Record summary:
The RNA shown here (SAM riboswitch aptamer (S box leader)) has 110 nucleotides and comes from Belliella calami. Of the family's consensus pairs, 97% are formed in the model. Taxonomically the source falls in Belliella (Bacteria, Pseudomonadati, Bacteroidota, Cyclobacteriaceae).

RNA sequence: GAUUUAUACAGAAGAGACGAGAGACAGGCUCUAAGACCCUCUGGCAACCUGGAAAAUCCAAGGUGCCAAUUCCUGCCGAAAGAGAAUAUCCUCCUUCGGAAAUAUAAAUU
Numbered sequence: 001g002a003u004u005u006a007u008a009c010a011g012a013a014g015a016g017a018c019g020a021g022a023g024a025c026a027g028g029c030u031c032u033a034a035g036a037c038c039c040u041c042u043g044g045c046a047a048c049c050u051g052g053a054a055a056a057u058c059c060a061a062g063g064u065g066c067c068a069a070u071u072c073c074u075g076c077c078g079a080a081a082g083a084g085a086a087u088a089u090c091c092u093c094c095u096u097c098g099g100a101a102a103u104a105u106a107a108a109u110u
Stems, first nucleotide, its partner, number of pairs: 001110008013042004021031003025075004043067003047064003050060004071102001076099005082093003
């Protein structure tokens, strides 16, 4: 790197150093010189693995992971309500719901 399976509305920040963009992609929205993002140290959380408690469930924190916003929201398909001008269909917009995709992480295999 690839494949499979599972999960993604819970949870968890201080310091140092640096100095301009960052939040995967696009749009929106947000964070950011009152210093973001990345990095280092310390601290923490507990999703999966692991260990323990008979077990639901809880505890530990060894491995991986994580510590702004639901994966920040939407993106493709379908359903329902509403609106766009005067009915129905169509179309468009918007809201909600369901599914898929994408992404991330874990575990296993390769």